[in-house]
c-di-GMP-I riboswitch aptamer from Desulfobacterium sp., 74 nucleotides, folded computationally. Rfam family: c-di-GMP-I riboswitch aptamer. Gene Ontology term of the family: cyclic-di-GMP binding. Rfam describes the family as follows. GEMM was predicted in a large-scale screen for bacterial structured RNA regulatory elements.
């Protein structure tokens, strides 16, 4: 520094669900709890989906894309 994995170690994160909160909502945020998951970290660029009378606004755990990182192997 590469590539492709997660074999083995360490350890990360956390679905539904309940409570508390904030938003018109969909959702967010904290607790609590594991369905999982090798990027389930970050970005809303793309396309989907969701909510909204529109304007918008969410979803990154929907799919692509950009972008960093743990170890292991050479």
């Nucleotide at each position: 520094a590469a590539u492709a994995g997660g074999u083995a170690a360490a350890g990360c994160c956390a679905a539904a669900c309940c409570u508390g909160u904030a938003g018109u909502a969909a959702u967010g945020c904290a607790g609590g709890g594991a369905c999982g998951g090798a990027a389930a970290g970050c970005c809303a660029c793309g396309g989907g989906u969701c909510a909204u009378a529109a304007a918008u606004g969410a979803u990154a755990g929907c799919c692509g894309g950009g972008u960093u990182g743990c170890c292991a192997u050479u």